[in-house]
């Protein structure tokens, strides 16, 4: 790498360097950006996966934050495939819509190898 499991509408930014892009990829939409994008560094913070303590029916629950990760615009920014609703129909497709459905993809953690 692949795989397994869990989570993904909550939360949390300043400074320095940098100098035009960025929001994973493709397409569309919508946004962010010279009042300074990406990236790197420093400090701070958020959260509680690993972790620590206590209780325990051993499933878990509560509290904590020293350490290992992670994260600090927007739901994983939204849509795409299936399902659903409406229109329409040659009953196959199509168009439009839809803020807690499902899948795929992705991100993060722990484990496996």
């Nucleotide at each position: 790498a692949u795989g397994u499991u869990a989570u993904c509408a909550a939360g949390a930014a300043a400074g320095g360097c940098g100098g035009a892009g960025g929001g994973a990829u493709u397409a569309g939409a919508c946004c962010c950006a010279a009042u300074g994008a990406a990236g790197c560094c420093u400090u701070a913070g958020c959260a509680a996966c690993c972790c620590u303590u206590u209780a325990u029916c051993u499933g878990u629950a509560a509290a904590g934050a020293a350490g290992g990760u992670g994260c600090u615009a927007c739901a994983u920014u939204c849509u795409a495939c299936c399902c659903c609703g409406u229109a329409g129909u040659u009953u196959a497709g199509u168009a439009c819509g839809a803020u807690u459905g499902g899948a795929u993809a992705g991100a993060u953690a722990a484990c496996c190898a």

A computed fold for a 113-nucleotide RNA, annotated as SAM riboswitch aptamer (S box leader).
Its Rfam family is "SAM riboswitch aptamer (S box leader)". Rfam's curators write: The SAM riboswitch is found upstream of a number of genes which code for proteins involved in methionine or cysteine biosynthesis in Gram-positive bacteria.
Model confidence (mean pLDDT): 80 of 100.
The sequence was found by an Rfam model in a public genome assembly.